A computed fold for a 1398-nucleotide RNA from an uncultured bacterium, annotated as small-subunit ribosomal RNA. The coordinates come from a structure-prediction model, not an experiment, and the mean pLDDT is 83. It matches the Rfam family "Bacterial small subunit ribosomal RNA".
RNA sequence: AAUUCGCCCUUAGAGUUUGAUCCUGGCUCAGGAUGAACGCUGGCGGCGUGCUUAACACAUGCAAGUCGAACGGACAUCAACGAGAAGUUUACUUUUUGUUGAUGUUAGUGGCGGACGGGUGAGUAACGCGUGAGUAACCUACCUUUCAGAGGGGGAUAACGUUUGGAAACAGACGCUAAUACCGCAUAAGAUGAUAAUAUCGCAUGGUAUAGUCAUCAAAGGAGCAAUCCGCUGAUAGAUGGACUCGCGUCCGAUUAGAUAGUUGGUAGGGUAAUGGCCUACCAAGUCUACGAUCGGUAGCCGGACUGAGAGGUUGAACGGCCACAUUGGGACUGAGACACGGCCCAGACUCCUACGGGAGGCAGCAGUGGGGAAUAUUGCACAAUGGGCGAAAGCCUGAUGCAGCAACGCCGCGUGAGGGAAGACGGUUUUCGGAUUGUAAACCUCUGUCUUCGGUGACGAAAAAAAUGACGGUAGCCGAGGAGGAAGCCACGGCUAACUACGUGCCAGCAGCCGCGGUAAUACGUAGGUGGCGAGCGUUAUCCGGAAUUACUGGGUGUAAAGGGAGCGCAGGCGGGGCAGCAAGUCAGCUGUGUAAACUAUGGGCUUAACCCCAUAAAUUGCAGUGAAAACAGCGGCUCUUGAGGGGAGUAGAGGCAAGCGGAAAUCCCGAGUGUAGCGGUGAAAUGCGUAGAUAUUCGGAGGAACACCAGUGGCGAGGGCGGCUUGCUGGGGCUCUAACUGACGCUGAGGCUCGAAAGUGUGGGGAGCAAACAGGAUUAGAUACCCUGGUAGUCCACACCGUAAACGAUGCAUACUGGGCGUCCGGAUUUAAUUCGGGUGCCGCAGCUAACGCGUUAAGUAUGCCGCCUGGGGAGUACGUACGCAAGUAUGAAACUCAAAGGAAUUGACGGGGGCCCGCACAAGCGGUGGAGCAUGUGGUUUAAUUCGAAGCAACGCGCAGAACCUUACCAGGGUUUGACAUGGAAUCGCCGCAGCGAGAGAUCGCUGUUUAGUGUUUACACUACGGUUCACACAGGUGCUGCAUGGCUGUCGUCAGCUCGUGUCGUGAGAUGUUGGGUUAAGUCCCGCAACGAGCGCAACCCAUAUUUCUAGUUGCUACUCGCAAGAGAGCUCUCUAGAGAGACUGCCGGGGACAACCCGGAGGAAGGUGUGGAUGACGUCAAGUCCUCAUGGCCCUUACAUCCUGGGCUACACACGUGCUACAAUGGUCGGUACAAAGGGCAGCAAAACCGUGAGGUGGAGCGAAUCCUCAAAGCCGGCCUCAGUUCGGAUUGGAGUCUGCAACUCGACUCCAUGAAGCUGGAAUCGCUAGUAAUCGUGGGUCAGCAUACCACGGUGAGUAAGGUCCCGGGCCUUGUACACACCGCCCGUCAA
Repeated sequence: AAUUCGCCCUUAGAGUUUGAUCCUGGCUCAGGAUGAACGCUGGCGGCGUGCUUAACACAUGCAAGUCGAACGGACAUCAACGAGAAGUUUACUUUUUGUUGAUGUUAGUGGCGGACGGGUGAGUAACGCGUGAGUAACCUACCUUUCAGAGGGGGAUAACGUUUGGAAACAGACGCUAAUACCGCAUAAGAUGAUAAUAUCGCAUGGUAUAGUCAUCAAAGGAGCAAUCCGCUGAUAGAUGGACUCGCGUCCGAUUAGAUAGUUGGUAGGGUAAUGGCCUACCAAGUCUACGAUCGGUAGCCGGACUGAGAGGUUGAACGGCCACAUUGGGACUGAGACACGGCCCAGACUCCUACGGGAGGCAGCAGUGGGGAAUAUUGCACAAUGGGCGAAAGCCUGAUGCAGCAACGCCGCGUGAGGGAAGACGGUUUUCGGAUUGUAAACCUCUGUCUUCGGUGACGAAAAAAAUGACGGUAGCCGAGGAGGAAGCCACGGCUAACUACGUGCCAGCAGCCGCGGUAAUACGUAGGUGGCGAGCGUUAUCCGGAAUUACUGGGUGUAAAGGGAGCGCAGGCGGGGCAGCAAGUCAGCUGUGUAAACUAUGGGCUUAACCCCAUAAAUUGCAGUGAAAACAGCGGCUCUUGAGGGGAGUAGAGGCAAGCGGAAAUCCCGAGUGUAGCGGUGAAAUGCGUAGAUAUUCGGAGGAACACCAGUGGCGAGGGCGGCUUGCUGGGGCUCUAACUGACGCUGAGGCUCGAAAGUGUGGGGAGCAAACAGGAUUAGAUACCCUGGUAGUCCACACCGUAAACGAUGCAUACUGGGCGUCCGGAUUUAAUUCGGGUGCCGCAGCUAACGCGUUAAGUAUGCCGCCUGGGGAGUACGUACGCAAGUAUGAAACUCAAAGGAAUUGACGGGGGCCCGCACAAGCGGUGGAGCAUGUGGUUUAAUUCGAAGCAACGCGCAGAACCUUACCAGGGUUUGACAUGGAAUCGCCGCAGCGAGAGAUCGCUGUUUAGUGUUUACACUACGGUUCACACAGGUGCUGCAUGGCUGUCGUCAGCUCGUGUCGUGAGAUGUUGGGUUAAGUCCCGCAACGAGCGCAACCCAUAUUUCUAGUUGCUACUCGCAAGAGAGCUCUCUAGAGAGACUGCCGGGGACAACCCGGAGGAAGGUGUGGAUGACGUCAAGUCCUCAUGGCCCUUACAUCCUGGGCUACACACGUGCUACAAUGGUCGGUACAAAGGGCAGCAAAACCGUGAGGUGGAGCGAAUCCUCAAAGCCGGCCUCAGUUCGGAUUGGAGUCUGCAACUCGACUCCAUGAAGCUGGAAUCGCUAGUAAUCGUGGGUCAGCAUACCACGGUGAGUAAGGUCCCGGGCCUUGUACACACCGCCCGUCAA
């Protein structure tokens, strides 16, 4: 290290499409990073980093000089000697000058260096860079090694002097002079060239070594007393640095497909250090390119950096290597080296100086300035260290470098205190008012001293003899003092995503990364408190990688989500059957070289730690090159095989294709002939159209064109498009079966290319019966440029030529192999012609498997291999531009800006459908009676008004809230009053009340006055206190029919008394969900039965409750009477009956027949008072409608508080052109009216019901027996009998109006009811439309009650009389179940398209 086992490590996701689900798919977020910038904030230190933009322009200073030991001078100083002069003290001094010498400085000549170091990234897609080779095709100053030398001459020229020009820069003339400057000559080991020989080596040209001959080529001195040292010349080898060549790698675009004349090669020459079209002449016509030339765009490349699990992706700041550039372009000179950042020349642009004639300049060196920009620093110190240049050296120079300054720009470290401390302080916030929280937090107590401050001390960095030498720097470090003193912010708190409340705001202001918040109770805006996160930082923005398996090598897809080319043939390319031996480019074990250093990783060490830096070792650099082994795989060439493929032979099926010919049926047309007469035709219904000039219909004959009924079939053939009468010919068409004598991998796929390619369309020429775009007319309709009808032209047909597209679909590329079955069908074979079986095709169903699901399933969408096409969110758009093709139409190829957060697939549950099936309901139909027309009543709308209070609004508001508005009610309006209040609780003071009565003012509320007038306890009383009550005062508060029913509770309506709505467990499905609950029957019913991956259960249904219908028992007053008395009223007696009211019985499909499945159940029948839930009621599942109600009540929030509260008077809610709803009364004879007469039920009654009697026409009055009720009030009406009316606006109808009254009530004017007399309107059965009702129902008749002082056509009840019609089906409406489609889910009042406007 590998293998196995075990362990460990690496690999993380989330939000958003939907009512919900799974999938596809995009968008967005959480992470890391940065030469960053911006906002708020900011204590210290260390180490790094700092114009990413204008390769824009630059003031000023500095950044490359050095050598006097190469040289001649010049200058300064000194010394020695000589000469002169002056002064004198005669021996000195001073001075001038000359010579010599020394020291120092250095303009010039000369040497070396300015080609390094430093900057920048404009250009460059290139041998530029990276990597690996080569040079036998090359150079290399200084340095090292070795060999050999340096002899003897010559002529100049700067400086300098004189002088000329010029403003300057600078230039010229004449004259002098030196050298390690320059030039001949000699010498030649050696080098080079020529020549020829030997040996040896190499991949080729060729190289190397040795010896020979000829020719050419050198040199410089300086210092030192000297030794010697430093130089010089020729050559050799090395080192270093460079030059050139080659393999491989190195961005995007094909809407850039052809490029190229020095171009490609050769010969000769030139040039170079050197090869070479590098250059020239000549010759040839090549060279590059689909493995992407050329062209266009972008870009310095790499080591590395960031990210990532990795593979990758992005990037190339700082550090290191290479390249390129130096204001723009070009050029050479010098030199070892340059085509030269701080050199030269020319040209351009720009700037500066100028005497206008001319000159000067190049910060992409370090600082710095302007400008640009979101944005990037000091015109600092030092050569002390490291390094470089020159020099023998001392040394000089060095904006390289070492340091310092500025900047939170980055990384790292430290601090802003620690411990104790509950009255859980104050304050803040909040509150359900109790509290909670901030919070041990603070205060307070005890400590510590890092950083900061001050004082003292004080380095390493400095060097192998000693001394000297520090910019940083009095810095780091160390010691001491003092004192908690000086040091915390930023962002977030809806989900993703850790962290919540209050107030303000009210779709405004604003927020937002995505989804999304905000329209009066916002955890999403703003503020505050609190909380969370990070912390000298925190957020935002920008960019890169990640997440993204969302370009998929690792690691994706293509039936329906985006995506299979319309089909075939086929060049290139890719891939390819069995056996044998061989080779070794691929492959692979080993070794060698290289893969710079730095970086990354690991271990160890040094700065107090860390960052960072340094050192050592390892590892890594996955690459490239070389070497030499292996031969399984793949490759190459060779031999061979037959199963892939092809071919031969024998058969066979077929609408395969092309051409020619033939045929009949039908329709049409026209012609001819005949019969025949008024219509035909067409439609939902019609009309246009045709027809008396004879149509349609019918018979015979003729013409022309197109298409081929039946057979006919998820039958056949073909690559696909496609192909259908019959016959013949051709087919260089293919398939299938059998056979096994042939070839021997000849195969598969197939970018480009070529060919074919429905219909429509185009061109030319034919043809044209039918059909039929366009067009015309008729209809339909709001319109109808449509659907329908009558016509009708291109076209459809043929020939030739184009077009080249289709839902060209199996929405499924081709080929090969493998992988359970079953049932059909077509063709061929084997067989005994039977079963069966083999091969090929074409269908259905299905196992495994696959799939998001649907589905596919040997004809795969399974398992694999090979090759090709295509996809990467929706829209924009298959559009624009460009190009190609086309006669045109157009086709092919094919974007971007901008915009959205989705678009989409499959399946699920609902809802919906002018989809289907089954079923129900007074839903329809069949009927009866109404409404809609009239008058009136009542409610609503509208209008009006000071007010006409408010609410209710399709069904499900509108005789509803209101079971009863003259005042009250009352909420509205006008006016007049009150303000702790009309009402509740609490404090203080005061009075003794309160209440009652009277008077006055007033519309009243109210105000004023008078009179009368408490209780208890203490105490002798006075008095005090208390209770209660009144008044006054102040404050808490009362009060509100003010708002929000979209903040709510409760209650209610509605679907609907419809039969539904769910759950547990199990099962199925990835899941939403399904199953159960569906199915076959049946029911009023999810009622019941049967079946069934379901088995059970709950809320609903039904039953239990009430009433009613029959009956039994019990009981018997106020009820009743078979009995007695009485004329009667009534009394007695009794409880059989009626009745009353308590308990029971009874009805259960129990019995019979038939049907049904031997079920449930249905039909019929019997019995029964009642028969199939007997009838009626009460009873309303899960839920829907933000349904209704804040004005019943309760209640959150908001609002008003001398008023939006409260009291009073009057008014209003009763208005009135009109519209609607609900009712009453009618229009009459089934009636009206008059008279007589019969029969109920259920209720109410003391502030009450009220009898008899009397009065009044009557309403009513007087009266007051009886009754708190089976006792009294208490009489039904329609009906029946009789009379009149006789079809009329009436003896119908009663509105309206006049008059007179009654009753209630403080009060009937606005505004009550009733009575009498008189008046006598509309109305003669009601348009479109519409409502109720299925039996004691409709209709009709009256009775009672509640409300209420009074007021009922309303409402709620009661009984009397008492029908008609249906038992049908699904047409309308509503509902239930199953199923189907869906782009709907706010659910069809949905969604959505186009045009126009804003």
RNAcentral holds the sequence, with entries from ENA and SILVA.